The part of an RNA shown here (large-subunit ribosomal RNA, domain III) has 387 nucleotides and comes from a Candidatus Omnitrophota bacterium. The prediction has a mean pLDDT of 80.

[in-house]
Context: one part of a larger RNA
Order: sequence, then C1' cells, then structure tokens
RNA sequence: GAGUAGCGAAAAGACCCGUGAGAAACGGGUCCGCCGUAAGCCUAAGGUUUCCUGGGGAAGGUUAAUCCACCCAGGGUUAGUCGUGCCUAAGCUGAGGCCGAAAGGCGUAAGCGAUGGACAAUCUGUUAAUAUUCAGAUACCACCUGUUAUGCGCUAUCAAUUACAACAUGACGCAGUAGGUUAGGUCUACCCAGUGCUGGAUGUCUGGGGAUAAGCCUGUAGCCCUGCGCUCAAAAGGUGUAGGGUAAGAGGUUACAUGGAGUCCAAUCUACGGAGCGGAUGAACUGACUGACGCCACACUGCCAAGAAAAGCUGUUGUAAUGAGUAUAACGGGUGAACGUACCGUAACCCAACACAGGUAGGCGAGGAGAAUAUCCUAAGGCGCUC
Repeated sequence: GAGUAGCGAAAAGACCCGUGAGAAACGGGUCCGCCGUAAGCCUAAGGUUUCCUGGGGAAGGUUAAUCCACCCAGGGUUAGUCGUGCCUAAGCUGAGGCCGAAAGGCGUAAGCGAUGGACAAUCUGUUAAUAUUCAGAUACCACCUGUUAUGCGCUAUCAAUUACAACAUGACGCAGUAGGUUAGGUCUACCCAGUGCUGGAUGUCUGGGGAUAAGCCUGUAGCCCUGCGCUCAAAAGGUGUAGGGUAAGAGGUUACAUGGAGUCCAAUCUACGGAGCGGAUGAACUGACUGACGCCACACUGCCAAGAAAAGCUGUUGUAAUGAGUAUAACGGGUGAACGUACCGUAACCCAACACAGGUAGGCGAGGAGAAUAUCCUAAGGCGCUC
C1' cells in the first nucleotide's frame, strides 16, 4: 500500500422464548422463503471413527460462537440365508522350459482375476448410536442323527453310494409390437374426527385413514415339444384334440397375527397457549379406473455383422472302489466357523493445497398440468448455502 480488496453463487429471512459472562448465527417455537429425476432416499468406489453421548472453549471454522466434521473422555458396527469365501473372461503372475551382455522378455502346467455364472429369509418391533445381523412370528438351505412306513437288496447275474471320465445341460446377438400381468397412481363403499373471528353452511360439507412379506398349497394367461384327426399335390403352414415341459400373475394359507388414523392416562417442563418420557386402548381395511422402461421373456416375429467361458445342478453312459444295507416320504433332535457391517457417499467426511460455484459408477425417484426424467407449482423428505 491499507484497516483497502475480499469474507466463495442474489434460495431470505423475521419475531418470541431458552441457555449463557457474552447470542444476528447455538437450542425450542410460530410465520416466511428454496429444492423436490433433488438440494430427497438406498448403495459402489474412496475416506477410516468423521457415528452417538457427556464435557470444553487455546488453535481450526474466512466474523461472533454457549455451536461443530475442532479438542478431551466414554460408548457404538451382533448374520447358516446380505457381501467375501465356489466358478471362470479379458488380462496378469508363472514351477519346469525357450530366448537374451546384465537388467530382463516370452511362455506350458498351475494359479490369480468380476464388470459375468452359481447360491438358502421375510414381515413387524426395538437402540442415544446396529440391524434381511438383535427380539417376536413365520420360513428355507446344507450336513449329521433317531423313529415309523414303503420300495429294492444282502457276497453279487451286485441294492446303493463314492471317485474319475465322456456327452448333454448351464449357454447367451440386435431390432420390432402385440398380449397377459404386477409395482405404482387416482377415485371410492366404509371408518374416524370437525361443524366455523364475516352473509350462508348437519350438507351432494371439510380433513385424515381406506394396509401387510417370504414361505407353503393350487400350475392359470401365454409360449415350446410330441402323438393323432381335418385342411393341404408335397413340404411348410392353419385348425382341433391328447400328453409332456416351461411359466408371470391371481386365489387360498401364513394372519384369532402385525400395522393402523385417532382416543385416553401421564413422569417432567411451561412463556399457562402448550410440549410430552412412558403406558393403555384402537375403527374401517372394500371396489373400480389407470398403469410401466418391471415380470412372463430374447417367449414370439424379423434381420445380419451370426452373437463368452468355467464351476455348480441335473440326466445318460463307461471304468474303478467300497460293499450289507440303502433310497424315498412323514415326524423329531443337533450343527452351521472366519472376515466385512458405525458414519459420509452429487459431498464441508471422496478427488481437486481450502468447510473450493469443479469432478464422481449404479438403483428408487410421488402429485397437478404435460408426449416427457422437459418446464412451472407442490408431497414425503431436506434445506435458507458461517459474517
């Protein structure tokens, strides 16, 4: 220079009360404003305790601070079913091996490696902080084991199991539109509450609610395969019928349960308006319309650029071993280890030297108007961007 520029999006604050030495900024309340295919919710990567509670007031916070992602202390992450662990792709590593002055390069067996395959759990409740993990209820999977029933078999012309091998399965493109159906949405019978500071308003009035999973039983719409009949010169196709396979969804059950607007009691606080720890009780819970880019399902039709692998599972065949029991069903009993799990996650917790107008994969994403995830206004929810 200079107490100058600046104090980081023009979404916006106002008032009252509390706490306190001190309040524009902290806490509570009433209004106002902003986002709402997001500035809401879930999650991957990354961060690594930042999460919750109590306390603090040096420094950090572009101002103050009683506040904080700051400092101190204590607490917090609960799994047979979610993820990892199983399997392989590109790629990588690579025993031996080959090559190379050295360093090293390539590569067989083998292994690693998801963005893919395989794989058994849902609803409700609960904490200050975790929940498909805890609790309640109802399930399912694998293995071990018991009882009963049935089939086959007991020294092999061999029941069954196990191991290995082979084959099949797993197993796949894109475009297109038609159907079925669900999530979601809207309205509603019905239920609960209200009845008016101003002329009217017990009414065809106003406000709120108008739910529920996996599993199990039932195999439907649709599609595919096979046999037969009819049509058809033949083939293909069409149509009818029978059998088999696949398969959403609906229905039943789960559920005499859970949820549920509200109503009542009530610790404590109170500015006497009220707030409210905790507890009790608890109605209706129907139908219609709309409707997906989700599911049936790459199923169908079309097309050319002709669209992974391996494991698992299942089936068939073969070889070998064990060998007197074994398979199935019903009803019981038992076991299920390890690691991750807090919190942020379009962000003040990640990447950008910063509490930085930048960057950051995936899923959900309501209503009115609309072709729409555009745009405007709003719900749930979240914020007013630290002078």